Molecule: glmS glucosamine-6-phosphate activated ribozyme aptamer
Organism: Bacillota bacterium
RNA sequence: AAAUUGAAACCAGCGCCAGAACUUCCCGUUAUGGGAAGUUGACGAGGAAGUGGCUAAUCGAAAAGUUCGGCGGGUGCCACUCGGAUGCCAUAUCCGUUAUUAGGCUACAAAACCUUAGGGUGACUUGAGGGACAAAGUGCUUAAAAAUGGCUGGA
Repeated sequence: AAAUUGAAACCAGCGCCAGAACUUCCCGUUAUGGGAAGUUGACGAGGAAGUGGCUAAUCGAAAAGUUCGGCGGGUGCCACUCGGAUGCCAUAUCCGUUAUUAGGCUACAAAACCUUAGGGUGACUUGAGGGACAAAGUGCUUAAAAAUGGCUGGA
């Protein structure tokens, strides 16, 4: 240096900042200000068959004037293809490899908060500990759907 094997971490609520708010310093003013350098700017859950297109792309927590405002991206949506759903094929429908729908029950979060140790003149920020709380949905269960046409096989 290369290869191989193993482990861990990361992998899109993600990244960014020109508006805004805030901080320090300098300049100036009766006052409002100007400049330089900075800080903040989404808390987790969930989410990826392929190609193309579109853009305010799911869910709740916190907060109740910055999680504001904006830019980019994006697992979202649409079309087609592929695939799953009855033994097979075509079409239609619903889905996406755990691949139909509805009801009931149901496990599971982080920030916030409290305590504490660091960094920074400061705005602010990094970590450790403590004890909570969601929804979508997952899982279980019940019910329903599982069509039409054609084909094949069995009784």